Source information:
Predicted 3D model of a 1611-nucleotide part of an RNA (large-subunit ribosomal RNA, half A) from Flavobacteriaceae bacterium RhTr2. The coordinates come from a structure-prediction model, not an experiment, and the mean pLDDT is 81.
Context: one part of a larger RNA
RNA sequence: CUAAAAAAGGGCGUAUGGGGAAUGCCUAGGCUCUCAGAGGCGAAGAAGGACGUGAUAAGCUGCGAAAAGCUGUGGGGAGUGGCACAUACACUAUGAUCCGCAGAUAUCCGAAUGGGGCAACCCACUAUAUUGAAGAUAUAGUAUCCGUAAGGAGGCGAACCCGGAGAACUGAAACAUCUAAGUACCCGGAGGAAGAGAAAAUAAAAAUGAUUCCGUUAGUAGUGGCGAGCGAACGCGGAAGAGCCCAAACCAGUAGUGUUACGGCAGUGCUGGGGUUGUAGGACUGCGACAUUUGAGUUAUAAUGAAUUAGAACAGUUUGGAAAGACUGGCCAGAGACGGUGAUAGCCCGGUAUAAGUAAAGAAUAAUGAGAUAGCAGGAUCCUGAGUAGUGCGGGGCACGUGAAACCCUGUAUGAAUCUGGCGGGACCAUCCGCUAAGGCUAAAUACUCCUGAGAGACCGAUAGUGAACUAGUACCGUGAGGGAAAGGUGAAAAGAACCCUGAAUAAGGGAGUGAAAUAGACCCUGAAACCAUACGCUUACAAGCGGUCGGAGCCUUUAGAGGUGACGGCGUGCCUUUUGCAUAAUGAGCCUACGAGUUACCGUAUCUAGCAAGGUUAAGAUGUUAAGCAUCGCAGCCGAAGCGAAAGCGAGUCUGAAUAGGGCGAAAGAGUUAGGUGUGGUAGACGCGAAACCGUGUGAUCUACCCUUGGGCAGGUUGAAGCUUUGUUAACCCAAAGUGGAGGACCGAACCCGUUGACGUUGAAAAGUCUUGGGAUGACCUGAGGGUAGGGGUGAAAGGCCAAUCAAACUCGGAAAUAGCUCGUACUCCCCGAAAUGCAUUUAGGUGCAGCGUUGAUUUAGUUUUAUAGAGGUAGAGCUACUGAUUGGAUGCGGGGGCUUCACCGCCUACCAAUUCCUGACAAACUCCGAAUGCUAUAAAAUGAUGAUCAGCAGUGAGGGCAUGGGUGCUAAGGUCCAUGUCCGAGAGGGAAAGAACCCAGACCAUCAGCUAAGGUCCCCAAAUGUAUGCUAAGUUGAAUAAACGAGGUGCAACUGCUUAGACAGCUAGGAUGUUGGCUUGGAAGCAGCCAUUCAUUUAAAGAGUGCGUAACAGCUCACUAGUCGAGCGGUUGUGCAUGGAUAAUAAUCGGGCAUAAGUAUACUACCGAAGCUAUGGAUUCGAAAGAGUGGUAGGGGAGCAUUGUAGUGGCGUAGAAGGUGAUAUGCGAGUAUUGCUGGAGUAGCUACAAAAGAAAAUGUAGGCAUAAGUAACGAUAAGGAGGGCGAGAAACCCUCCCGCCGAAAGACUAAGGUUUCCUCAGCUAUGCUAAUCAGCUGAGGGUUAGUCGGGGCCUAACGCGAACCCGAAAGGGGUAGUGGAUGGACAACAGGUUAAUAUUCCUGUACCUGCUCACGAUAAAAGUGACGGAUUCGAGGAGGUAUUGCGCACUGACGGAAAUGUGCGUUGAAAGGAGCAGUAAUGCCCUGAUAGUAUACAGAAGCUACGGCGGAAGUAAUAAUGUACCAAAUCGAGUUCCAAGAAAAGCGAGUGAAGCAGCCCGUACCGUAAACCGACACAGGUAGUUGGGAUGAGAAUUCUAAGGCGCUC
Repeated sequence: CUAAAAAAGGGCGUAUGGGGAAUGCCUAGGCUCUCAGAGGCGAAGAAGGACGUGAUAAGCUGCGAAAAGCUGUGGGGAGUGGCACAUACACUAUGAUCCGCAGAUAUCCGAAUGGGGCAACCCACUAUAUUGAAGAUAUAGUAUCCGUAAGGAGGCGAACCCGGAGAACUGAAACAUCUAAGUACCCGGAGGAAGAGAAAAUAAAAAUGAUUCCGUUAGUAGUGGCGAGCGAACGCGGAAGAGCCCAAACCAGUAGUGUUACGGCAGUGCUGGGGUUGUAGGACUGCGACAUUUGAGUUAUAAUGAAUUAGAACAGUUUGGAAAGACUGGCCAGAGACGGUGAUAGCCCGGUAUAAGUAAAGAAUAAUGAGAUAGCAGGAUCCUGAGUAGUGCGGGGCACGUGAAACCCUGUAUGAAUCUGGCGGGACCAUCCGCUAAGGCUAAAUACUCCUGAGAGACCGAUAGUGAACUAGUACCGUGAGGGAAAGGUGAAAAGAACCCUGAAUAAGGGAGUGAAAUAGACCCUGAAACCAUACGCUUACAAGCGGUCGGAGCCUUUAGAGGUGACGGCGUGCCUUUUGCAUAAUGAGCCUACGAGUUACCGUAUCUAGCAAGGUUAAGAUGUUAAGCAUCGCAGCCGAAGCGAAAGCGAGUCUGAAUAGGGCGAAAGAGUUAGGUGUGGUAGACGCGAAACCGUGUGAUCUACCCUUGGGCAGGUUGAAGCUUUGUUAACCCAAAGUGGAGGACCGAACCCGUUGACGUUGAAAAGUCUUGGGAUGACCUGAGGGUAGGGGUGAAAGGCCAAUCAAACUCGGAAAUAGCUCGUACUCCCCGAAAUGCAUUUAGGUGCAGCGUUGAUUUAGUUUUAUAGAGGUAGAGCUACUGAUUGGAUGCGGGGGCUUCACCGCCUACCAAUUCCUGACAAACUCCGAAUGCUAUAAAAUGAUGAUCAGCAGUGAGGGCAUGGGUGCUAAGGUCCAUGUCCGAGAGGGAAAGAACCCAGACCAUCAGCUAAGGUCCCCAAAUGUAUGCUAAGUUGAAUAAACGAGGUGCAACUGCUUAGACAGCUAGGAUGUUGGCUUGGAAGCAGCCAUUCAUUUAAAGAGUGCGUAACAGCUCACUAGUCGAGCGGUUGUGCAUGGAUAAUAAUCGGGCAUAAGUAUACUACCGAAGCUAUGGAUUCGAAAGAGUGGUAGGGGAGCAUUGUAGUGGCGUAGAAGGUGAUAUGCGAGUAUUGCUGGAGUAGCUACAAAAGAAAAUGUAGGCAUAAGUAACGAUAAGGAGGGCGAGAAACCCUCCCGCCGAAAGACUAAGGUUUCCUCAGCUAUGCUAAUCAGCUGAGGGUUAGUCGGGGCCUAACGCGAACCCGAAAGGGGUAGUGGAUGGACAACAGGUUAAUAUUCCUGUACCUGCUCACGAUAAAAGUGACGGAUUCGAGGAGGUAUUGCGCACUGACGGAAAUGUGCGUUGAAAGGAGCAGUAAUGCCCUGAUAGUAUACAGAAGCUACGGCGGAAGUAAUAAUGUACCAAAUCGAGUUCCAAGAAAAGCGAGUGAAGCAGCCCGUACCGUAAACCGACACAGGUAGUUGGGAUGAGAAUUCUAAGGCGCUC
């Protein structure tokens, strides 16, 4: 100094596409209303359906065998045969189609009605007609109830209405009265309305005058665990307006009755007259009168009235595909509503204003008119609603919960009065007032809308609006009740792409053509996003990354403004929610788009705005007018202007009180009210989503539990109970043996049923299985079919099991938006302020109320700090011979214990316990003789400058956390817990501490490539000192979170002290002796086992009765001590700094490098770096007059704006291109806005107001689309395939052939249920088939199911169902006799062969049988009986079928050729029915006929096809071989034995004979059926009743192999 290149792939950007269906525009459909109409339909057959109906016809619509229609009539006037655009064929000026009116027809079901029934089907009877009878056909009738009869009812339908019966969730923060609520639901009934209704009323000294509805009274009076709540009436203002009829008295008629002195009298029923009320009325008696009012119906005129008719006025130029746009110039208007026409049309079209017109009908008017309707007086008698009014008990309704409880209703028990009567006026009584019960009718004003017409909308516009804009209550799901979608847009006009090419192709694509446009091409307007690609530019291969941001080299592009990319460097742990606290490894979200949550009504309250103001204001309603959310009336009512009192009441006062007292509440001190906006509270679902549950009406026993009826099943083998027989035995029994016998919740073991073990499976083959192993397997067994029991109910050999994949209370819909103090979510911007996690209370602790703290407005005048002074107090500390309590050691020793003493007394001793006192030491939150600092109170001064207080609106918070200090608790443990004071986090960013919520520094309005600092730093990472001075450390200690007791000649410093030139300390040389082996002890002890001690004395420079080693004891070596040598410092103790051992944890960690001249450490000093702090410059904004001061922020309060949809006004834009989509540019603090390019092709901005379905990233949100995992798992029994050929564009899978393999008590054949065309043929391959497909159970078209005898009905009955009569019950309804239905049972007549692509006991051939009718004869009448039944077991009959064998027929074989024996293989069959035959008890068998049928086989070979090899097999010919033998043996039948649990009913039969003829109805019949067609979401290893089921082996239906037959399991 230090590279360059390489891109499969990745990143960013740009462009072009795919995908998808958002957005915009549109509307054919909805939603909510207004005004009119109508308010029902139905036995004259409804509503609703089934099935049909078209030339072709699946769906919808219309219609009904007269069938997208028929007749008449009115209209209309040119095309028509519905939606539905095609072809064919028709109709129409002789008037079609079409519209109106009136008719005809109107299958079957359904109230359903002749009987039945599984709705749309089956079966009858009567009369008449046709016919000779039967049979058949046609027409009409045949249900039940009410009614004497005439006649009526029944069922359906949206709400409204009246009545019967009647919940729960919920609220009361629990819950029981209460509430919800007389609501929901169920039931009965009626009408266009219903109900109510002409006072036994309401009131209160005044009156009103039926009912109903609206406004008000009034949230008042009341009621109420006096809780939650519930909640009138009178009166007033309005709408409407309408009043009447019986019963009775009395009279008459009539029919019975009783009685009679036969003259009558009495009484009952029916009919007529009369009469109808409270100042009573009527009868009755007398008088008088024929008025007044009303009126169904009929007739005439006739407004109106269906389809329908007339209905003014425009041209040119221009752009364009198109004019209605633009421009120019006109016109009409009783018409400028609306819709259409190729873009926006008064004058183009339909219409509109206006006018005309008539059928049915017909308001109104006129005439006529059945009828209905009244007076006066008298006051003797009569009448005026009875098991009623009232009362007792129990309930209910009234606003009123039993209360003082009136009034109304009645289950029960009682029980009046009679006009001189009776009832009411909120207990009751009196006075007074009102009214006249116990009979009935009554329009309007009011409620509602399934339906029809006309219209409206500050309603929606395809995830909206109805669930449904479309073949929608459809597809689909469920056994059922029930649940329940998705899905709109070519274009002006189909002009919907002729023709050509690629391709196997009718797929798809490319050209051509049409069109304004084809990127409008039918998946079709616009066409966003996720997601998936392609091309280009930059970039990427040592790089660690919440992917951005700041700086920025290089490259590319460029309109020179700029844009794209981004090597390298700095910083940097998403969003939401919930939290003390989240990157958290706590919650939620795969991504995108659309939708998705504080709304509305009423009532309060506060504030703002507006009107009027001591006043303000109308409500219902009325009138007028209109395009009205209009105007004018309307003063009933409400609020205010006066209060006080329990009230009477008084009143600027009043109450209390004896009070002229005091006190309370008021006045003095005057603003309300109405409407609108906003905040907030209450009642309502009330911000949205979310329970488990409770209650009500129904639906389910095709699963399963149990029961009832009727059927079916259980290979084979073994054991050998009772009983009996014989023999033995016994007096007789008993007993024993042998045999016989065939019992059993007996044994072994298949089918069948079950599910013990293990494995597999676990997004399975299967929402419970497979393999293996196992239990039962004649029984309390298994199973089919038909039935019964239903949700607080059933059933349960009992597990809380089962009741349709659901069970400690099923499912469905409803109450219902139950409730949720709980969780989650809750959507645009900017600005100002800004909390709390505390106290008290709480069935309270994660909730709530009040206070505290926040904010906004108004009004006020305090607040805070410092200093000084004055106070109250008992904390820290301290103290205790100052109290209370506790307490160390010692002295003293009251008292006590123990011992001694001679009974007692007196005593003595004691190393025992121990009081008081004294000395000494020391403790306390609940001790104090004492006692601060701080805090608190007051006053004064100063500073500060709105920080304080009050009232009103609106909150949030009431989980807190760390640190420091003072305490409690705990272990003076905790990131513990509980308080106090402060601070920070919470709600706080920035710098430092490596990284860190709260530790240190410091409080972010924005910008700046400016400056100064804080904490902390200055060798490098990394900005700034390899700074200065003096020390220390040697441990990499320090050092990163940290370390102790204890140890240690580590080292520095300090203090004190000792020795030392009179020579210290250390080293070296020499000495280290004697008494004496001290004494004792001892075997010995001599300095050195041990003991003793005036450990003494002597010689010495010095030397111990000896510091160690050593010996048996000595000896020996040393030491202390001394001298010499050397020549200057040498020791000891204490304190302190730094270091050291103690020092042990799991991936490697102290950021890294480094440290002797420090970058460690201590002290001192200087300079610098360092933050969003401070300063500077510019800008925004709040408060404020200004000066100036502010602007972090969660919950929360307040203010100002942006956007979306629509409305009104104004006035613009747009085919010369609107909205929407997609880029670019500009602009605003922001939400956003403006301009412009491309796309797009018809609408749409601004402003001023108004109104809201008004803003999404989160709700395990809803719907749709698209990713990811992933080209991954898997492709569903391991019974298995291979080859050749064929068709074909294409073959592992299709077809043919050959070989191989598998099942064979099945994986073969038949059949019930169930399915419902899947069957057969042709054509096809988009989807279906887990792959491919030429194939198919797929798609399209055509075809196919033939019955007297088979099964069912026309026959019968079981369980059980229905059900005249009858019984019960609020209603609905529940039982139930006669009957009637109902098979799984009883009864009942056909066989063989042939034939089709597909049917056959059904067709054909042949041969049979049954029933009825006609005719004849006979009998004339029914009964007994039969039908008619259990398990186990034995015997017999039977002979389907099988094996063996002989004969026979045919074929094959024939070792090189011929012949034949031999051998091999196949075949050797024959029905129902009839018969006077034979055998047998019988069943039954044999025999004959049937049968000249037919078949195997052989010969033969037509049509057709052909790859020329053949395939194919029709007609025909031959008439050919046993009706052998032996054995085994199923169905079926008969006869016994034995056992206990003792084993359907009815029809039928019984109940003639004969010949011929006639008649013989309806339904099923295809195909699958242990399965690819049924039940299981599937072509699913599961489940599914019955019959048959060959051979070898074998006891066997076990096992293994195999035949017929069928398969190789769709990668």
It was read from a public genome assembly. Its Rfam family is "Bacterial large subunit ribosomal RNA". Gene Ontology terms of the family: ribosome and structural constituent of ribosome.